[in-house]
């Protein structure tokens, strides 16, 4: 990495239909999964010291790289129960 088991948060049992459930319509969540990139590092141009031309240096555009439990709500969730759930813990492979 992958499986088992084991802990596991948030946010309306709101309103139509309706026993419930689906569906809608609004209102809300962040911890599936998705996208955003800070700092620092490369590389590039341009400029500034220095200088005989270069090297290094240091500022500034642009460009790649670059996390998160940090944003966003796309997807997902939204009484309770099923079921998912970042992590964490254990055990195999």
């Nucleotide at each position: 990495a992958a499986u088992g088991c084991g802990g596991g948060a948030g946010a309306g049992c709101u309103c139509u239909c309706u026993c419930a459930a689906c569906a809608g319509a609004c209102g809300c969540c962040g911890a599936a999964g998705a996208a955003g990139a800070a700092a620092g590092u490369u590389g590039u141009c341009a400029a500034u010291c220095a200088a005989u031309c270069a090297u290094a240096a240091u500022u500034g555009g642009c460009a790649a790289u670059g996390a998160a439990c940090c944003u966003u709500u796309c997807a997902g969730g939204u009484a309770a129960a099923a079921a998912g759930g970042a992590c964490c813990g254990u055990a195999u492979u």